[in-house]
Annotation
Predicted 3D model of a 1734-nucleotide part of an RNA (large-subunit ribosomal RNA, half A) from a Dehalococcoidales bacterium. Taxonomically the source falls in Dehalococcoidales (Bacteria, Bacillati, Chloroflexota, Dehalococcoidia). The RNAcentral record of the full RNA draws on ENA.

Context: one part of a larger RNA
RNA sequence: GGCACACGGGGGAUGCCUUGGCGUCAGGAGCCGAUGAAGGGCGUGGUUGACUGCGAUAAGCUUCGGAGAGCCGUCAGCAGGCGUUAUAAUCCGGAGAUACCCGAAUGGGGAAACCCGCUUAGGCGAACCCUGAGCACUCUGUGCUGAAUACAUAGGCAUGGAGGGGGAACCGGGUGAACUGAAACAUCUAAGUAACCCGAGGAAAAGAGAGUAUUCCCUGAGUAGUGGCGAGCGAAAGGGGAACAGCCCAAACCUGUGUUGUGUCAAGACCGUGGUCGUUGCAACAUGGGGGUUGACGGACCUGCCAGGAAGUGCUACGGAGCUUCCGGGAAGUUACAAAUCUGGGUGCUAGCAGAACCGUACUGGAAAGGCGGACCAUAGAGGGUGACAGUCCCGUACGCAAAAGCAUACCAGGCUUCCGGCAGUGAUCCUGAGUACCACGGGGCACGCUAAUCCUGUGGGAAGCAGGGAGGUCCACCUCCCAAGGCUAAAUACUCCUGACGACCGAUAGUGAACAAGUACCGUGAGGGAAAGGUGAAAAGUCCCCCGGUGAGGGGAGUGAAAUAGAACCUGAAACCGUGUGCCUACAAUCAGUCGGAGCGCUGUGGCGACCUUCGGGUUGCCCGCGUGACGGCGUGCCUUUUGGAGAAUGAGCCGGCGAGUUAUUCUUUGUAGCCAGGUUAAGCCAGUGACAGGCGGAGCCGUAGCGAAAGCGAGUCUGAACAGGGCGUUGAGUUGCAGGGAGUAGACACGAAACCAGGUGAGCUAUCCAUGGCCAGGUUGAAGCGGGAGUAAUGCCUCGUGGAGGACCGAACCGGUGUACGUUGCAAAGUGCUCGGAUGAGCUGUGGGUAGAGGUGAAAUGCCAAUCGAACCUGGAGAUAGCUUGUUCUCCCCGAAAUAGCUUUAGGGCUAGCGUCGUGCGUUUAGUAUCGGAGGUAGAGCACUGGAUUGGCUAGGGGGCCUAUCGCUUACCAAACCAAACCAAACUCCGAAUGCCGAUACUCCAGAGCACGGCAGUUGGACUACGGGAGAUGAGUUUCGUAGUCGAGAGGGAAAGAGCCCAGACCGUCAGCUAAGGUCCCCAAGUGCAGGCUAAGUGGGAAAGGAUGUGGGGUUACUAAGACAUCCAGGAGGUUGGCUUAGAAGCAGCCAUCCUUUAAAGAGUGCGUAACAGCUCACUGGCCUAGUGAUCCUGCGCCGAAAAUGUAACGGGGCUGAAGCCUGCCACCGAAGCUACGGAAUUGACAGAGUCAUCUGUUGAUUAGUAGGGGAGCGUUCUGCGGGAGAUACAAGUCAGACCGUGAGGACUGAUGCGGCCCGCAGAAGUGAGAAUGCCGGCAUGAGUAGCGUAAAACACGCGAGAAACGUGUUCACCGUAUGCCCAAGGUUUCCGGCGGAAGGUUAAUCCGCGUCGGGUUAGUCGGGCCUAAGCCAAGGCCGAGAGGCGUAGGCGAUGGACAACAGGUUAAUAUUCCUGUACCACCUGGGUGGAGCGAUGGGGGGACGCAGAAAGGUAGGCCAGCGAAGCGCGGAGAUGCUGUCGUGCCAAGCCAGUAGGGCGAUGACGAUCGCAGGAAAAUCCACGAUCUGAGCUUGAGUGGUGAUGGUAAUCCCCGUAAAACGGGAGAUGUGGCUGAGCCUAUGCUGCCAAGAAAAGCCUCUAAGUGUUGAUACCCAGGUGCCCGUACCGCAAACCGACUCUGGUGGGCGGGGAGAAUAUCCUCAGGUGAUC
Repeated sequence: GGCACACGGGGGAUGCCUUGGCGUCAGGAGCCGAUGAAGGGCGUGGUUGACUGCGAUAAGCUUCGGAGAGCCGUCAGCAGGCGUUAUAAUCCGGAGAUACCCGAAUGGGGAAACCCGCUUAGGCGAACCCUGAGCACUCUGUGCUGAAUACAUAGGCAUGGAGGGGGAACCGGGUGAACUGAAACAUCUAAGUAACCCGAGGAAAAGAGAGUAUUCCCUGAGUAGUGGCGAGCGAAAGGGGAACAGCCCAAACCUGUGUUGUGUCAAGACCGUGGUCGUUGCAACAUGGGGGUUGACGGACCUGCCAGGAAGUGCUACGGAGCUUCCGGGAAGUUACAAAUCUGGGUGCUAGCAGAACCGUACUGGAAAGGCGGACCAUAGAGGGUGACAGUCCCGUACGCAAAAGCAUACCAGGCUUCCGGCAGUGAUCCUGAGUACCACGGGGCACGCUAAUCCUGUGGGAAGCAGGGAGGUCCACCUCCCAAGGCUAAAUACUCCUGACGACCGAUAGUGAACAAGUACCGUGAGGGAAAGGUGAAAAGUCCCCCGGUGAGGGGAGUGAAAUAGAACCUGAAACCGUGUGCCUACAAUCAGUCGGAGCGCUGUGGCGACCUUCGGGUUGCCCGCGUGACGGCGUGCCUUUUGGAGAAUGAGCCGGCGAGUUAUUCUUUGUAGCCAGGUUAAGCCAGUGACAGGCGGAGCCGUAGCGAAAGCGAGUCUGAACAGGGCGUUGAGUUGCAGGGAGUAGACACGAAACCAGGUGAGCUAUCCAUGGCCAGGUUGAAGCGGGAGUAAUGCCUCGUGGAGGACCGAACCGGUGUACGUUGCAAAGUGCUCGGAUGAGCUGUGGGUAGAGGUGAAAUGCCAAUCGAACCUGGAGAUAGCUUGUUCUCCCCGAAAUAGCUUUAGGGCUAGCGUCGUGCGUUUAGUAUCGGAGGUAGAGCACUGGAUUGGCUAGGGGGCCUAUCGCUUACCAAACCAAACCAAACUCCGAAUGCCGAUACUCCAGAGCACGGCAGUUGGACUACGGGAGAUGAGUUUCGUAGUCGAGAGGGAAAGAGCCCAGACCGUCAGCUAAGGUCCCCAAGUGCAGGCUAAGUGGGAAAGGAUGUGGGGUUACUAAGACAUCCAGGAGGUUGGCUUAGAAGCAGCCAUCCUUUAAAGAGUGCGUAACAGCUCACUGGCCUAGUGAUCCUGCGCCGAAAAUGUAACGGGGCUGAAGCCUGCCACCGAAGCUACGGAAUUGACAGAGUCAUCUGUUGAUUAGUAGGGGAGCGUUCUGCGGGAGAUACAAGUCAGACCGUGAGGACUGAUGCGGCCCGCAGAAGUGAGAAUGCCGGCAUGAGUAGCGUAAAACACGCGAGAAACGUGUUCACCGUAUGCCCAAGGUUUCCGGCGGAAGGUUAAUCCGCGUCGGGUUAGUCGGGCCUAAGCCAAGGCCGAGAGGCGUAGGCGAUGGACAACAGGUUAAUAUUCCUGUACCACCUGGGUGGAGCGAUGGGGGGACGCAGAAAGGUAGGCCAGCGAAGCGCGGAGAUGCUGUCGUGCCAAGCCAGUAGGGCGAUGACGAUCGCAGGAAAAUCCACGAUCUGAGCUUGAGUGGUGAUGGUAAUCCCCGUAAAACGGGAGAUGUGGCUGAGCCUAUGCUGCCAAGAAAAGCCUCUAAGUGUUGAUACCCAGGUGCCCGUACCGCAAACCGACUCUGGUGGGCGGGGAGAAUAUCCUCAGGUGAUC
């Protein structure tokens, strides 16, 4: 170190539980708000952090009811109280009171929860302050008032009423997308959806006919239609139900009133007649009353008829009519039809009451409700609780009751209110809804996209009037129906809340996001996003006490308890992961980690057998079988996905646990099953309902029962047709409704996943640019214009010297930037650091406040920037967009089993149909093989007859060359058609022509998971290699593309060393049986060192070509050879002749020509070497010797050379092999597979037989059982439900852990331990039903790893505190910053400030310490800042514009970064100070007193406030330095005085008073002053302006300084107390002069120059108006009084702000000493600060 076991830690799965959710049903309720809502802020308790309640009357007050003995809400105590039988506490319900501040927010403002007012009343006499009430805007009614402009109107004021804002869903309307679908896209779709906006209510909307109320449900019906007639969209009538309810105006006519007009000849006065009267009339308009409301028209007017009583009646008499009043009777009504509704009753709601019946047990147990025994109640055996399971213990349940008060009310009664005329007739009298109907064009809505009826509307035309008008799907006629252009209207319907009940809903990763202080913590500027987190126990009985430890943390005892391994990190307590102990193994050994065999060691059990014992449950023991480990050996390259093909070095997974993906609705189709059957079935709804989704009605509708035809139509037929023909489609009957399974369509439709598109919002706190208002830029240099002097000119110019101080000038800090480089790159830092570098008076930089917004802004322009995001921000929504793409997709067994092809395809990685698979049903000699017979055909081959190609020869036209040439010709080893002969070639040649294949017939064989038809369901359409036949290619490819076959794919096994595709062979399971195939048999390694015969010598075998070679074997042909060959050796190899020529020479042998003859056994006018040439040596040839074969050539077997690569032999798998263990031939054995056989078993299926409850079972027999996509079948398990049955605190549920048992498998028992309260079995049913992978989600735990790192920098020592000190405290020494690392403000933060105590966590280590925890404390203002004023900008009464929301903008207001404005010094606290204290001041207002005597007075007028940049000089001051003076100490010298050296100190406000300086401005071109006029300043003016006159020198501004303040205060130093030493505290207390230097400060808002020409308003001064004032204002003096609200701590270049951090970054302004220096550069250093958390 590995495996196993035991015991722990860690972790929080599992089981059980539920306070919380989710859903359904029923009932009830349904708006709140200026009487201040919704929603908040802040408070409120004895103590109070959160929640709840409440509101300064503050977990509450009053009253009325209920209930009541216990209470003071919860976490959650402590302290202290209230009440207990009636004065009744807490509690519940009704009504009331109070109800801070914000919010429509409403007196004005505003950064919500704050600030500032005015009027009036009150509270101190006033200021100041406090209290009550009122004070917004718009619309509208009324009243008063009232311009231009006479009446009037606009406007104003007062008063009454209303509105405003909020609300989850539902409702009506306005505006209105896109993704998407159409496999693209534009009409179309999505969809009038989402979103925004307006408005209303408890419902809304619609609705009583210009055609049969409206609304809702079922149906009609996915029909009629519509539609790039695509995708899709999609009615209505009619029928069945729910609920039902109808009405009112306008007009005609009559009449009142008002206004205007008109009017005497009157008009007229209810009617008739007769009289009489008459400024009362008439007309128009406006307004009120009556009347009236429809279509076979109706109404008005007119006529007639009928109908209670009485009285009165507008000139009079009579009559009539009408009208009014009274009485009586009747009817109706509060939601429309007129209008307030009220009272009583009943009922319901808002608290409640009552409510039967059990005991025992010495049975168990911690506990009884369990067991046992005996009872009882039940209109109550729903449910919950109680220490386990309770009808009879508790709360309840069934049944039955109850309200002082308030609310509701379908019901009843009454009050009250309203009404009381109707009918008929006549008429060419009157009325009946106008920019309307209608038309044209355009658009929209209707299911209807237009030739389009109907409806709405933009533009333009534009009617009729009942003798009229509209509609009936263009239009016209007829006919029928109806009456628009006005209005109201309940119920049935939608949604939510409350209460109750219920759930085959969830049970803490589930169910709401939220079971818990959750819309919380946290993130973001914001819109917005958005968690995690339940469980001790019956009861806290929550561990008294002891011990270790720091008075820790934590632990050990003891104790409680049934249990503490239930101890608060608490039920159960799995796994990863981390340990401890024990057994076995492991240090010469090789790897997918296993499996099979197995020595050794250790052990003993859910088994078997035997023995013994036995309480019969079992126990003990021996053997076998076993368990743990595993030396050694055989075989063996994970899983998933995707692929032709993966160990792959292609994808995915760190590990474990939990969660995690084909569902549901509806329509259709098919199969099974059930009911009924020529029929089947209900839908909505209704009735009823005590578990209800049960039951009963309901027949509308649907499907079927008849078809054919375009249709009329006919009908077992019909259509076509002239047809009685033919043909097409039908006819010979089974459906339908449930349930379940398969599949499809529509829906997100198996899950996760885009980039994008659109809508509405949120952002300019970053950044871009702009606007307003402020600020900043050390120091040095250069020296423009202008001006002055000189020189010079006729005069200029020009020159020179000065002066001057310009500049997108120069150098260079701050500041801004970011050139180069290094570091950094899991950083210090999500852009920095070091060095270097650019600009640095300008187009500069910067603060504060504002503007511009995504279809956009901004942009000195880079597609840059717009909050770490930009070729179109972010957030939310449409939304589960879409994804022909990728990934993932969860238990088991059995049967069958593909494809990678064709056609078409904006198609090629996708589809549709066919092909191939499966399941079901039906059908047959239907299929297949072989044999025989009969066919069609034009391939291989072959051939050259055709078509072409192509070679030689012959022949021969023709052509070329040559000769001849006047022609004619001749010739040719030139080319060559045709023809002839010979020999050839062809996919697109064929005179020919197979084999195989194909078609048909017959016979035989085979009954097969064979065939065919119909129906359900698929998958596949990426293929790969090998062999053969071709094409393409290079007769290349592991290339590509076809055909035929095989294998892989989807196929294991054996062989080929190893290998998808090759060879053999197709795996149901088991066996330590046998036989074989391919291939093998020396060893690795099973089987022959087998036999016989050859070959090879190369390790050929065991890689390779052209080519090469006396390798070797075999076979031919041929030559020589016994007349002696070949080879060796010996000898000869001659003469003419040095052949001729050539040559310097050429003699066999440079070259050319010739190449003869002779001698011979043989010898070339010479095969080579050689020489200058000869010579010489050789060869051919010949002889001798020798002896028997020797050459050449061809074919053939096996070998050789050719033969070079990179880590290492490495080209037999290795060892090794040679008469092989190589090669060839033959033979015999053997081995060898999951093949075949044998034995046993399982399953599927055919046939046969038997049984049967007809589902199936049994037997015999045959065949079969590899398998991806896929089809079919049968099961296991999980959660819940029903019915039935069980065990359970003695013997112990679920879960968890373990085990050697059972089953073919998913799985299932049993036993032991843990656990402590629920569970199991059978049969059915319903599903959130099974996990290993999705770079899955959440949690836990590993690995890397005790590794990187600990974030610029100096510490050392001593002492102290302490358990403990490198870091804390003190001290000493040292070091660092010092235009900062010091000090003061602003922003921002928000208690971090100070003190005590503490040390878990935070602090990059430790910590006694802290910006940490906890408790307590701390911020004091008339004068500081804000509250006064205005800028940019914002808001905005009226107003203008706009679908709406809203936009713009006047008056007016808000708004600092600017203007205005009164306090200084010292002291004091642990922590505050211009705030407290001391001293000395000032401002405003009020009161009192006094002086004084005419003005005062504003929101109006005037003045003023009031402004740029640069430069230069002056006077001062701050500051600094020196001297002097003082003090103390030390040193030296000295008797002492004294002297010397270095060190330290040497400072002081405002107001008031006096001086009014340096300096500036104006001024004799007239200062100050005085007088007069006055048409301007919107009225007025004494003011300003303007004009005139007099006078004649000043007027105004202004630092600083001196005195006073100050006999005060301060303090170097010293003394005292105190301390270990300090700190803190108390007391005394010197000098305080002169000089030098000198500012970015003051004078100064000045002066000079320049061009770019440089805020506003208030305070302030002055003038008058209205008013007020001689009854004394204003002003001045004195005294006294009053003076509000908010901020104030602390950090503030940083550990407290912005950067996720105690982060090398960023952050505006002021002061900023000394030496050197031009300087704020740089170096050193005061004061002061610091030593950086390993």

The prediction has a mean pLDDT of 80. It matches the Rfam family "Bacterial large subunit ribosomal RNA".